[in-house]
Molecule: c-di-GMP-I riboswitch aptamer
Organism: Thermodesulfobacteriota bacterium
RNA sequence: CCUUUCGAACGCCAAACCACAGGUAACUGUGGGACGGAAAGCCGCGGGUCCGCGCCGAUCUGCCGCGCGGACAGCCGGGUUGCCUCC
Numbered sequence: 001c002c003u004u005u006c007g008a009a010c011g012c013c014a015a016a017c018c019a020c021a022g023g024u025a026a027c028u029g030u031g032g033g034a035c036g037g038a039a040a041g042c043c044g045c046g047g048g049u050c051c052g053c054g055c056c057g058a059u060c061u062g063c064c065g066c067g068c069g070g071a072c073a074g075c076c077g078g079g080u081u082g083c084c085u086c087c
Base pairs, nucleotide, nucleotide: 012037013036017032018031019030020029021028022027035074041080042079043078045077046076047075048072049071050070051069052068053067054066055065
């Protein structure tokens, strides 16, 4: 320095739900609240899921499929930065 993380310590983040606000929506922000988390810090690069619009489509709506735009970093992978101490 890198990888892994039994135990300890100071702490950190904050699911569901509720209120208010934003958004067509997915969802997001603030406050409350803790299900959990060793990166549940950050980044939409790859996969995935979700929303909106268009196309396809059988008699029609839908589904499946395709395209465009968006959302999720607490879905997975990857990239990147970081705290404490033990083996």